[in-house]
Context: one part of a larger RNA
RNA sequence: AACGAACGCUGGCGGCAUGCCUAACACAUGCAAGUCGAACGGUAACAGGUCCUUCGGGACGCUGACGAGUGGCGCACGGGUGAGUAACGCGUGGAUACCUGCCUCGGGAUGGGGGACAACAGCUGGAAACGGCUGCUAAUACCGCAUACGUCCUAAGGGAGAAAGACUUCGGUCGUCCUGAGAGGGAUCCUGGGAGGGGUCCGCGUUGGAUUAGCUAGUUGGUGGGGUAACGGCCCCCCAAGGCGAUGAUCCAUAGCUGGUCUGAGAAGAUGAUCAGCCACACUGGAACUGAGACACGGUCCAGACUCCUACGGGAGGCAGCAGUGGGGAAUAUUGCGCAAUGGGCGAAAGCCUGACGCAGAAAUGCCGAGUGGAAGACGAAGGCCUUAGGGUUGUAAAGCACUUUCAGUAGGGAGGAAAAGUUAGUCGUUAAUAACGGCUAGCCGUGACGUUACCUACAGAAGAAGCACCGGCAAACUCCGUGCCAGCAGCCGCGGUAAUACGGAGGGUGCAAGCGUUAAUC
Numbered sequence: 001a002a003c004g005a006a007c008g009c010u011g012g013c014g015g016c017a018u019g020c021c022u023a024a025c026a027c028a029u030g031c032a033a034g035u036c037g038a039a040c041g042g043u044a045a046c047a048g049g050u051c052c053u054u055c056g057g058g059a060c061g062c063u064g065a066c067g068a069g070u071g072g073c074g075c076a077c078g079g080g081u082g083a084g085u086a087a088c089g090c091g092u093g094g095a096u097a098c099c100u101g102c103c104u105c106g107g108g109a110u111g112g113g114g115g116a117c118a119a120c121a122g123c124u125g126g127a128a129a130c131g132g133c134u135g136c137u138a139a140u141a142c143c144g145c146a147u148a149c150g151u152c153c154u155a156a157g158g159g160a161g162a163a164a165g166a167c168u169u170c171g172g173u174c175g176u177c178c179u180g181a182g183a184g185g186g187a188u189c190c191u192g193g194g195a196g197g198g199g200u201c202c203g204c205g206u207u208g209g210a211u212u213a214g215c216u217a218g219u220u221g222g223u224g225g226g227g228u229a230a231c232g233g234c235c236c237c238c239c240a241a242g243g244c245g246a247u248g249a250u251c252c253a254u255a256g257c258u259g260g261u262c263u264g265a266g267a268a269g270a271u272g273a274u275c276a277g278c279c280a281c282a283c284u285g286g287a288a289c290u291g292a293g294a295c296a297c298g299g300u301c302c303a304g305a306c307u308c309c310u311a312c313g314g315g316a317g318g319c320a321g322c323a324g325u326g327g328g329g330a331a332u333a334u335u336g337c338g339c340a341a342u343g344g345g346c347g348a349a350a351g352c353c354u355g356a357c358g359c360a361g362a363a364a365u366g367c368c369g370a371g372u373g374g375a376a377g378a379c380g381a382a383g384g385c386c387u388u389a390g391g392g393u394u395g396u397a398a399a400g401c402a403c404u405u406u407c408a409g410u411a412g413g414g415a416g417g418a419a420a421a422g423u424u425a426g427u428c429g430u431u432a433a434u435a436a437c438g439g440c441u442a443g444c445c446g447u448g449a450c451g452u453u454a455c456c457u458a459c460a461g462a463a464g465a466a467g468c469a470c471c472g473g474c475a476a477a478c479u480c481c482g483u484g485c486c487a488g489c490a491g492c493c494g495c496g497g498u499a500a501u502a503c504g505g506a507g508g509g510u511g512c513a514a515g516c517g518u519u520a521a522u523c
Stems, first nucleotide, its partner, number of pairs: 001522001005519005013369005018363001020328001025326003029323003034073003039070002042066002046064003049060004080281003089206008098198003103194008111145001113143002120135006151160003177185002207253003214244003219241004224236003256278004260271004283304005306317004334360001336359003342356001343354004373403001383394004407464001409459005417450001422444008467512005472493003478507005488495002
C1' cells in the first nucleotide's frame, strides 16, 4: 500500500459497490420452465346464451374460454459450484476430414390414399406409486403410393428419397388454407448459399519434487474392414517391432485456465472474490435414449450410500437455482416486492411463464460525500491537574450575547426511468381493389415493482449526532500519583528490584476520525 476479511472499543446520515474463502456436509417448506385452442379429438371447472323445469335444478360445446389427453416448439439457454483436471483443459496463432433447429437470400414442390394409439367408455389389479384387458375416435401424430428442378448412391445401364393443414368479413362456388377472377401473403416439404453456433487436428506458452530414472502390448506403425456428422488404434482381424525419456518420460504432490486484480519507478512478485470468455461437475459410480444440439442440475435406466412412506408385497427423493434450516467455522444477509424496464421461451397476436433480471430489506464489509454548528466572547469564572505556593495549564474552551438551519424530523408539491401495444385518420408498398397485410406520419387512449422516489418549498429549534489508538527510541506527542524484577508491557531494541516520560490511573498532549486499533496472509 492493499483486503470477499475477522476480533476489540465506538457508532448519527446518504450514494455506489460487496458478502459461506470453512463441510462438492445433510437438507423441512415455498418458488426457480413452460407455452400454443390460429395443429387435434373434445368439455372437468368458471362465465354468457338458448331450451326445459316439479323453481330445488336440469339439458345443449352454441360462445368466451379451458382441467386432463394427442401433437408442436422449448426444456442442451438462462442460473449455481470449482470437486475433478498439469490436460490441446486454458491462452494465443493456424488448419479442415465435418455438423448446424430457429433466422436470412435463392431454386423447385405441396397430388392421391391407408391403418392405428391416447383421451373417453366398460371390466379389473394394487395400501400407494402405478397399472392390465376389451371397445370407440381426431390431427400439422404415423405409414405406404405418385411426382423429383436441384439432392444422394452407382458397376454409369440405372436406382433411392418429400410434404399439412390451420386461420380469416363469411350467403354460395373454385381452391391445401386466407384475401381475391388469377397472381400474391403465411405455413409445410426437398435443395443450394449466408449469418451466427459448434465438433475435430496442430505449433508455441502454462506449478513443485530426481530423497520419482526408466516407462509402454492397442503399446508404435502398416494392409484391410467396422464405426462416427467428421480425420484417426476410436474399435477389430492380420503383419512388422516399434514409440517416449536428463531439452526430465513415468510416478508423487498441488491446482480449474484466462481477460484481469493487488503491489512495485520499473523489472518483476503475489493472486484468479465480484464482472466477462472458456472448461468441468450436478448425491456417488456407470450407461444409453430422445433430439439440430445432451450422454442431459430441477429427464430415463442400473448399481451404491443416505433419508422418508408402507397394508411388508413394494414405492419416493437429490438446493454446487432463489430464499431458508441444521452442522462446520474467527466469519458472510430476507423463507421480501415486481415482471414497470432489459433479456429469454412459447404464441399470428392479445398474452402467459421467467428467484434471469429490475428493485427493496438487514450488515461501517469497503470506497466516496456531507454533517455533529459558525461568529463574537477575559472576570482569563468555577472545577480538575501541576506548582518553587508567586502562579501555570485546561482556555475563547465554557457560561452569557447576537445569528444560521445543511442532514435527520413534520407537512405540501413533484420529474425521469415509457418506448410500445391498442385505436382513428392520412400516405407509401402490394393489388383490379378504397379488402386484407406490411412500412411511415399524425391524433387519441394508455402501462411504474422501486415509491411516502430523486428533487423543490414551508415549519420549529443548536436543537437529535464523537470516538478510538498512541505519547522511552525507531515515531508526532510529558507530568503527577500508585506499584516495587511484583502486578504487568513488548513490533525490534528492551522497560519494572522505592524518585518508572516504557506497568496501572489521572491531568495534559499527538495522530486519525464515523470510525480507530489489533490479528492473519500478500507486494